Molecule: transfer RNA
Organism: Alphaproteobacteria bacterium
RNA sequence: CGGAGUGUAGCUCAGCCUGGUAGAGCGUUGCGUUCGGGACGCAAAGGCCGGAGGUUCGAAUCCUCUCACUCCGA
Repeated sequence: CGGAGUGUAGCUCAGCCUGGUAGAGCGUUGCGUUCGGGACGCAAAGGCCGGAGGUUCGAAUCCUCUCACUCCGA
C1' cells in the first nucleotide's frame, strides 16, 4: 500500500442478508426462600448499536467517508 473480517448492556453474543419502538445468557441491585450463605424463584436497573455524513415517512440494518483491532497478500 491492496483485500477481507469484527465493532450492539459491565462481560460473551444474537438481531443486519429481507429497513418498522433493541434482545438473550452471565453478571449487578432489590424482594422471597434460609439461622446465615449458596442454590432456586420473582422483579428491576443498565446500550438508542465505534464516529461522521447521505438515502428514506422510517436506518443497528442500505450507501459513502473515517477510527480501532484481527487476518491474508505485497